The part of an RNA shown here (large-subunit ribosomal RNA, domain II) has 715 nucleotides and comes from a Candidatus Aenigmatarchaeota archaeon. NCBI's taxonomy places the organism under Archaea, Nanobdellati, Candidatus Aenigmatarchaeota. The prediction has a mean pLDDT of 81.
Context: one part of a larger RNA
RNA sequence: GACAGGGAGUGUUUUUAAGUGGUGAGGUUAAAUGCAAUACUGCAUGGAGCCGAAGCGAAAGCAAGUCUCUGCAAUGCUUGCAUGAGAGAGAGCGUAUUAAUGUGCGUUUAAUCACUUGAAAACUACCUGAAACCAGACGAUCUAUUCCUGGGCAGGAUGAAAUGUGGCGAAAGCCGCAUGGAGGUCCGCAAUCGUCAGUAUACAGUCUCCGAGUGACCUGGGAAUAGGAGUGAAAUGUUAAUCGAGUCUGGUAAUAGCAGGUUCCUUCUGAAAUGGCCCGUAGGCCAGCCUCGUCCGAGAUGGAUGUAAGUGUAGAGAUACUGAUCAGGUGUUUGGGAGAGAAAUCUUUCGGCACUUUUUCAAACUCCGAAGCUUACAUCGUCGUUGAAGGCGGGAGUGAGCGGUUUUGGUUAAUCUGAUAUCCGCAAAGGGGAAACAGCCCGAACAGGAGUUAAGGCCCCAAAAUAAUCUCUAAGUGUAAAAUAAGAUUGUCUUUUUCCUAAGACAAUAGGGAAGUAGGCUCAGAAGCAGCCACCUUUUAAAGAAAGCGUAACAGCUCACCUAUCUAGGGAAAGGGCGUCGUAAAUGGACGGGAUUAAGAGAUUUGCCGAUACUUUUGAUUAUUUUUUAUAAAUAAUAUGGUAAGAAGGUGUUGUGUGUGGUAAGAAGUGAUAGCGUAAGGUGUCAUGGACCAUAUACAAACAAGAAUCCUGUC
Numbered sequence: 001g002a003c004a005g006g007g008a009g010u011g012u013u014u015u016u017a018a019g020u021g022g023u024g025a026g027g028u029u030a031a032a033u034g035c036a037a038u039a040c041u042g043c044a045u046g047g048a049g050c051c052g053a054a055g056c057g058a059a060a061g062c063a064a065g066u067c068u069c070u071g072c073a074a075u076g077c078u079u080g081c082a083u084g085a086g087a088g089a090g091a092g093c094g095u096a097u098u099a100a101u102g103u104g105c106g107u108u109u110a111a112u113c114a115c116u117u118g119a120a121a122a123c124u125a126c127c128u129g130a131a132a133c134c135a136g137a138c139g140a141u142c143u144a145u146u147c148c149u150g151g152g153c154a155g156g157a158u159g160a161a162a163u164g165u166g167g168c169g170a171a172a173g174c175c176g177c178a179u180g181g182a183g184g185u186c187c188g189c190a191a192u193c194g195u196c197a198g199u200a201u202a203c204a205g206u207c208u209c210c211g212a213g214u215g216a217c218c219u220g221g222g223a224a225u226a227g228g229a230g231u232g233a234a235a236u237g238u239u240a241a242u243c244g245a246g247u248c249u250g251g252u253a254a255u256a257g258c259a260g261g262u263u264c265c266u267u268c269u270g271a272a273a274u275g276g277c278c279c280g281u282a283g284g285c286c287a288g289c290c291u292c293g294u295c296c297g298a299g300a301u302g303g304a305u306g307u308a309a310g311u312g313u314a315g316a317g318a319u320a321c322u323g324a325u326c327a328g329g330u331g332u333u334u335g336g337g338a339g340a341g342a343a344a345u346c347u348u349u350c351g352g353c354a355c356u357u358u359u360u361c362a363a364a365c366u367c368c369g370a371a372g373c374u375u376a377c378a379u380c381g382u383c384g385u386u387g388a389a390g391g392c393g394g395g396a397g398u399g400a401g402c403g404g405u406u407u408u409g410g411u412u413a414a415u416c417u418g419a420u421a422u423c424c425g426c427a428a429a430g431g432g433g434a435a436a437c438a439g440c441c442c443g444a445a446c447a448g449g450a451g452u453u454a455a456g457g458c459c460c461c462a463a464a465a466u467a468a469u470c471u472c473u474a475a476g477u478g479u480a481a482a483a484u485a486a487g488a489u490u491g492u493c494u495u496u497u498u499c500c501u502a503a504g505a506c507a508a509u510a511g512g513g514a515a516g517u518a519g520g521c522u523c524a525g526a527a528g529c530a531g532c533c534a535c536c537u538u539u540u541a542a543a544g545a546a547a548g549c550g551u552a553a554c555a556g557c558u559c560a561c562c563u564a565u566c567u568a569g570g571g572a573a574a575g576g577g578c579g580u581c582g583u584a585a586a587u588g589g590a591c592g593g594g595a596u597u598a599a600g601a602g603a604u605u606u607g608c609c610g611a612u613a614c615u616u617u618u619g620a621u622u623a624u625u626u627u628u629u630a631u632a633a634a635u636a637a638u639a640u641g642g643u644a645a646g647a648a649g650g651u652g653u654u655g656u657g658u659g660u661g662g663u664a665a666g667a668a669g670u671g672a673u674a675g676c677g678u679a680a681g682g683u684g685u686c687a688u689g690g691a692c693c694a695u696a697u698a699c700a701a702a703c704a705a706g707a708a709u710c711c712u713g714u715c
Base pairs, nucleotide, nucleotide: 001715002714003713004712005711006710011123012122013121014120015119016118017117018116019115020114021113022112023111026051027050028049032045033044034043035042036041055062056061066091067090068089069088070087074083075082076081077080092107093106094105095104096103097102126261127260128259129258133251134250135249136248137247138246144225145224146223147222148221149220150219151218152217153215155187156186157185158183162179163178164177165176166175167174168173192212193211194210197208198207227243229239230238231237264650265649266648267647268646269645274287275286276285277284278283288398289397290395291394292393293392294391295390299383300382301381303380304379305378306377307376308375309374310373311372315368316366317365322362323361324360327357328356329355330354331353332352333351335350336349337348338347339346340345401426402425403424404423405421407419408418409417410416431442432441433440446619447618448617449616450615451614452613456609457608458607459594460593461592465606467605468604469603470602471601472600478596479595487581488580489579491578492577493576494575495574496573497572498571499570500569508565509564510563511562512561514538515537516536519533520532521531544559547558548557549556620640621639622637625634626633627632651704653701654700655699656698657697658696659695660694661693662692669688670687671686672685673684674683676681
């Protein structure tokens, strides 16, 4: 991992609600006893007790016997009236309080017992899961320390004290030589121990290398100390691969607001991720939103229009307030600086304040002020006696939300984060489109058949136009709803205005482009062209005291300007369309791809494709109505997506009672197969198998597995 088997809302007591049944102003027995007789019993007795029939009050205590009106269902008839159970409203009554008024509770009678089901509480309480806490035992063959008794350390080196002896000395003593064999001494083995590295490996190893190895050394056997305790040359180390408190057993099914799991089908409805409170924020309680039942009996309404009232947002505004704000002006000032003066004081400048002209503003400004929104009423629409709205009761889940759009705080920004809504979607919504893609666009799937469209598309992948008409683009721009800016652009198309032009424009080519003069000054030089000043005159078709290059300075080459040739448009400005540049990211790379000059972009037109949408048809179910023995038939529906959840009806398994049946002419089980049922499932046939089984009805459950790092077994 696979397969098989096992595996999770149960039982008791009490309470509560509904359904069904019995009795009913009453209902009911408990323990126990008797009889029957073997059954998880039956019948009878047993009235103790419990609940109900009266309440109010802390208590003392006192204590309801009624009436009127409205009117549903229903009934009656003269068909719009009457009666009117239940229901509703009012008065009265009881009681407490009170001086009184008043107020609270009660009052016009329904309970109780049993069974079934939903729910609550206490218990293990749907199952599984802690780390822990407490108690009692068991452990020192591992390891820590200690004690007793044994054992072990090749060989070599160094040479302490002490002793002997010789010498010296007055002595103490000193020196030499020899002997001696000290030391947490040295080199280096065994045993033992160990760090780094290498190697190996299925965790707690082994080997190699290297280091310690006469000592606070190593070691055999025996003994002592233990769980909040031991031992510790102290690391919270170690106490049997277990240590910030050992292990085992018990308390114990500890507890877990946390995590995982929780087993058949179909039908009806169908949420919430919000508000308040809580040592509350992963949870609860109350409300909101869902569901089921019941009561009641006529209106309800998120729509449209109108009328009336309210509002202070968007916008706008600035002598209409508060506050801010650009540039000035005038006045004032016990402020700072500067100046004049012997001083008083004066002048000037900067600043403050006030007024005024001008500029720009505000979520916590408003002289103003929409659209909207809210409330009331009317009309229309929609829903409602096939019972709406509302009341009461049973059961919940939810209380982590997310996205779009509106308004909006934080932020450079975000598939970021905090708010907002009377909105929409997802959550809990599949289908078609957007290549893929919860929240975008279209659009709500009961099961089939046929057709028509939506969004979006129609060259191929790939259903449908290689459709039509007019333009634009040359960048593969583009073929994306959006997906880059300021800026630049003699790319190209287009609009408007204006100028030149047959008295010849613009461009091109050819020629001219002169003289006074090298203007004056400056300067080494300055001659059109370093710089300063001036910028005249003449000849002309035209030609600057020169627009650029150039020279040391000249020279030289162009330009402006003129003529000729040529020949019909040419120039300028301001817009618009499509392009181009601006334009940079890390694997190779994306229009979804192929590709494409349209199959791109703009405008127009007609077809077609395209969904579970819409139409139509057949069938199923639900709900309602009528008839009915009957879910049998008929009719109508804008009914039938669905997580959490509520409600309803079924299927299957095991067993029991009763009835009916099958079976050696082959039961159950198993394999294959053909039909049936919306489904859970059911039936038949053949084979295998070799002894029990089915069905109807009622009842009872240890009643349904794919998941729990589930348990056991097998492979």